This is a predicted structure of a 352-nucleotide part of an RNA (large-subunit ribosomal RNA, domain IV) from a Candidatus Saccharimonadota bacterium. The sequence was found in a public genome assembly. NCBI's taxonomy places the organism under Bacteria, Bacteria candidate phyla, Candidatus Saccharimonadota. Its Rfam family is "Bacterial large subunit ribosomal RNA". Gene Ontology terms of the family: structural constituent of ribosome and ribosome.
Context: one part of a larger RNA
């Protein structure tokens, strides 16, 4: 001094990036009660109460008398289990110890249960039902493994099947745009490999022709060049296709203060962002303008909004229920803190 416990006057989150650690609650009972929402199932142990142990009494059950037509009723007596009451006694407490939920409210993201980085990141990632496209006609489906195979899996399966992809539950939806990129489907023309060989060039071998020769011929070979007509996919053409890859405007001007521009002109584009949402997990300017939250907010919630630079399955946007998600806030709590003390236990220091 430090670990780990325990306990604290008054304040209660003033701590701190953050209520991190803590601490409040906490089990039962067929008690009482229980919002908005809502996919009617939940929401919910919502929230909020209450109650308890020991004694004693009386009930409740069965029995036996006594009444009574019968039941009730009245006296005795009674095993187990329970129930009623402002009934009674002791303690600072009766759920007497340990065990044993802190609640609510909002919003953002993900539907939800589930996965996941063994050993720094559990989450708003990923998976998911669901919806969508493509794709697959089979005595060799497509697709995957494989060495150019045999084979194997798809599957002892058969398009309500299988393989891919992309988006994420439900509800409302998913606008325009085929000029690029891909993808497909046509087939008129174009232009095109390998192949093909028409036609072509020199040089040669051996025989031949001519007066004996040289130059040329001509036969039947070999060498070298030259490379015409035909000649597929794919490309140029012609269509289709966006829940394929993506993409979705500028200037001028204009309505009886001013101000907005419904309107009108004009380039230009394949087509100029529709419906929604909007300072958003997206807003630079900017701590954007109001509202409320607070004594005070660059927070947070709502609400406006030409959005530097939202925007529709690269999904929009709502949306009960869920979440060890992420913000903000309220009640309760509390040594987080105002401010810091005591004790306990262990461990180190110092003296012996």
């Nucleotide at each position: 001094c430090a670990a780990u416990c325990a306990u604290u006057a008054a304040g209660g989150a003033a701590c701190u990036c953050g209520g991190c650690a803590a601490a409040u609650u906490g089990a039962c009972u067929a008690c009482c009660g229980u919002a908005a929402c809502u996919u009617c199932g939940g929401g919910a142990u919502a929230a909020g109460g209450a109650g308890a142990g020991c004694c004693a009494u009386u009930c409740c059950u069965c029995c036996u008398g006594a009444u009574u037509a019968a039941u009730a009723u009245c006296a005795g007596g009674u095993a187990a289990a329970g129930a009623a009451g402002a009934g009674g006694a002791a303690g600072c407490a009766u759920g007497g110890a340990a065990u044993a939920a802190u609640g609510u409210u909002g919003u953002a993201c993900g539907a939800c249960u589930g996965u996941u980085u063994a050993a720094u990141u559990a989450a708003a990632a990923c998976a998911a039902a669901g919806c969508a496209c493509u794709u697959u006609g089979c005595a060799u489906a497509a697709g995957a493994u494989a060495u150019u195979a045999a084979a194997u899996c798809a599957a002892a399966g058969u398009a309500u099947u299988g393989a891919g992809u992309g988006u994420g539950a439900u509800g409302u939806c998913u606008g325009c745009c085929c000029g690029a990129u891909g993808u497909u489907g046509g087939c008129u023309g174009g232009u095109u490999a390998a192949c093909g060989g028409a036609u072509u060039u020199u040089c040669u071998u051996a025989g031949u022709u001519a007066a004996u020769a040289a130059a040329g011929g001509c036969u039947a070979g070999g060498u070298u060049u030259u490379g015409a007509a035909g000649g597929a996919a794919a490309c140029c053409c012609c269509g289709a296709u966006c829940a394929a890859u993506g993409g979705c405007g500028g200037c001028c001007u204009u309505a009886c203060c001013g101000a907005u521009g419904a309107g009108g002109g004009u380039c230009c584009u394949a087509a100029g962002g529709u419906a929604g949402c909007g300072g958003a997990a997206u807003a630079c300017c900017c701590u954007g303008g109001c509202c409320g939250u607070u004594a005070a907010a660059u927070g947070c919630g709502g609400u406006c909004u030409u959005g530097c630079a939202u925007g529709a399955a690269u999904g929009a946007u709502u949306u009960a229920a869920c979440g060890a998600u992420a913000c903000a806030a309220c009640a309760g709590c509390u040594g987080u803190c105002u401010c810091a003390a005591u004790g306990a236990u262990u461990g180190g220091c110092u003296c012996a």